Bacterial RNase P class A from Pseudoalteromonas citrea, 365 nucleotides, folded computationally. NCBI's taxonomy places the organism under Bacteria, Pseudomonadota, Gammaproteobacteria, Pseudoalteromonadaceae, Pseudoalteromonas. RNAcentral holds the sequence, with entries from Rfam. Model confidence (mean pLDDT): 76 of 100.
RNA sequence: CGAGUCAGCCGGAUAAUCGCUGCCUGUGACGAAAAUGAUCAGGGGGAGGAAAGUCCGGGCUCCACAGGGCAGGGUGCCAGUUAACGGCUGGGAGGCGAAAGCCUACGACAAGUGCAGCAGAGAGAAGACCGCCAGCUUUCGAGUUGGUAAGGGUGAAAGGGUGCGGUAAGAGCGCACCGGGCCACUGGUAACAGUUGGUUGCAAGGUAAACUCCACCCGGAGCAAGACCAAAUAGGGUUCCAUCUUUUAACUAAGAACGCGUGGCCCACGUGGGAACCGGGUAGGUUGCUUGAGCCUAGGAGCGAUCCUAGGCCUAGACGAAUGAUUAUCUAUUACAGAACCCGGCUUAUAGGCUGACUCAAACU
Numbered sequence: 001c002g003a004g005u006c007a008g009c010c011g012g013a014u015a016a017u018c019g020c021u022g023c024c025u026g027u028g029a030c031g032a033a034a035a036u037g038a039u040c041a042g043g044g045g046g047a048g049g050a051a052a053g054u055c056c057g058g059g060c061u062c063c064a065c066a067g068g069g070c071a072g073g074g075u076g077c078c079a080g081u082u083a084a085c086g087g088c089u090g091g092g093a094g095g096c097g098a099a100a101g102c103c104u105a106c107g108a109c110a111a112g113u114g115c116a117g118c119a120g121a122g123a124g125a126a127g128a129c130c131g132c133c134a135g136c137u138u139u140c141g142a143g144u145u146g147g148u149a150a151g152g153g154u155g156a157a158a159g160g161g162u163g164c165g166g167u168a169a170g171a172g173c174g175c176a177c178c179g180g181g182c183c184a185c186u187g188g189u190a191a192c193a194g195u196u197g198g199u200u201g202c203a204a205g206g207u208a209a210a211c212u213c214c215a216c217c218c219g220g221a222g223c224a225a226g227a228c229c230a231a232a233u234a235g236g237g238u239u240c241c242a243u244c245u246u247u248u249a250a251c252u253a254a255g256a257a258c259g260c261g262u263g264g265c266c267c268a269c270g271u272g273g274g275a276a277c278c279g280g281g282u283a284g285g286u287u288g289c290u291u292g293a294g295c296c297u298a299g300g301a302g303c304g305a306u307c308c309u310a311g312g313c314c315u316a317g318a319c320g321a322a323u324g325a326u327u328a329u330c331u332a333u334u335a336c337a338g339a340a341c342c343c344g345g346c347u348u349a350u351a352g353g354c355u356g357a358c359u360c361a362a363a364c365u
Base pairs, nucleotide, nucleotide: 002360003359004358005357006356007355008354009353010352012330013329014328015327016326017325018324020046021045023043024042025041026040048336052347053346055345056344057343058342059341060222061221062220063219072218073217074216075215076214077091078090079089080088081087092106093104094103095102096101107213108212112211113210114207115206129152130151131148132147133146134145135144136143137142160178161177162176163175164174165173179202180200181199182198183197184196185194186193187192226287227286228285229284236278237277238276239275240274241273243256244255245254246253258272259271260270261269262268294313295312296311297310298309299308300307301306
């Protein structure tokens, strides 16, 4: 140089003009006035690194709830961190890479049950197709009955390995070394580790994101949660009042009168027993709503996640839902995308650009 690994940052900027939406200050339409505050003017604020998926965890709210168990769901090496987590940090073990480094649901299959295509003789307290060895037969090609598991073959997998001895041929059958199991010891908080000691010929292979077993955790619904105010010719309750005519034994029914609504008024049309009070509650309104496990800076503890202390800051809060457009310059219409109760994570999408640390197998110089 090139090729890589890890960590972090930016996510258009500046200016002008015209808008949109909350807040503050002033103005003060309507209204008798107060109150509400229309309108206008000025000031200041106005999306993200993921606001996304809604996959985990928590706050908050309502409902349920003595405690325990069953069912159901989740998690699953160890330690730490946190409000909590399936997150994160550090470590162990296993795997990948030449390295920096990366990946892993990583408890138990010796409690029980199940499953394993094709191939293969045999897939489990397994098995004998070829081969090897022995006996018998033989037409000398072989056949047959046993033994064997070294060698070959099948398969993802046939169950310690190498060598020597041994044997008819073989075999942990015996022995040495390596490996494994178990028990100690030592180190480590632990997972776990070991040129450690003893013991054991080595045994029932795989699979639990298969049933299952073991340990631990988990009540349900969600801001359309919830709280408050509260319209009408809607609907409920209580009390009081109720004109005239006809009809009915009475209840009642019809008409008039009267009330109410639409409307400036009359007519008209619709409708009705009236008035007062009470409670629920729909539309609608207010709230919940953004000061919070918050952000920034400095110092300290810790390998780190994280925590502690001091000082400073307030940084969207809408609801037929604002955050935009044009012009100029900078390579410039440039990605993914857009709050909706809030927060901690994870995952996914992302044009282009910047910074730091680290590695060096092959190829090139």